[in-house]
RNA sequence: GGCGCCAUCGUCUAUCGGUUAGGACAGCCGCCUUUCACGUGGCAAAGACGGGUUCGAUUCCCGUUGGCGCUACCA
Repeated sequence: GGCGCCAUCGUCUAUCGGUUAGGACAGCCGCCUUUCACGUGGCAAAGACGGGUUCGAUUCCCGUUGGCGCUACCA
C1' cells in the first nucleotide's frame, strides 16, 4: 500500500428499514433486614463523524476517523 471485519447506555451485549432502541452488571432512589449482604420494585444513561438512498436509516451505500486481522513490497 491492498483486502476483510468491527464501532450502540459507565461496561458487556441485543435490535435481519417502521422499537418509547431491549437485557445483564455497575450507579442512584425505595422495599425487605436489627445492620450489611442477598432478594425485590423503580429511575437515569447509548447509535464514532460527514454525506447519499428512502415516505422513513442504528440498520443499506460512499467517504473520514479509530481499532483488529490477513496480505504484498522492503534495494